[in-house]
């Protein structure tokens, strides 16, 4: 240097043929239940602006295609394997 496969909440990991981004589990917050406690079991839990109602922004980093991109192309950063 070519070449392949990855990068998505605080972690781990989903998301079909482009069509509700964060499902599920982890953690975390709050209740419950207990004398207390581990377990369990409910709710919540991306960020921004709003009393709220709703809105905007986000999938490594820029950019492009689309009505519409985590996904499809280009460049480029990182991380792993493979040829030389």
């Nucleotide at each position: 240097g070519c070449c392949g496969c990855g990068g998505u909440g605080g972690c781990g990991g989903a998301a079909c043929u482009g069509g509700c981004a964060u499902a599920c589990g982890c953690g975390c917050a709050c209740g419950g239940u207990u004398c207390a406690g581990a377990g369990c079991c409910g709710u919540g839990u991306g960020u921004c602006c709003g009393c709220a109602a709703g809105g905007g922004c986000u999938u490594g980093u820029g950019g492009g295609u689309u009505c519409a991109a985590a996904u499809c192309c280009c460049a480029c950063c990182c991380g792993c394997g493979g040829c030389a």
Predicted 3D model of an 84-nucleotide RNA (transfer RNA) from Candidatus Sungbacteria bacterium RIFCSPHIGHO2_01_FULL_47_32. Taxonomically the source falls in Candidatus Sungiibacteriota (Bacteria, Bacteria candidate phyla). Its Rfam family is "tRNA". By type it is a transfer RNA.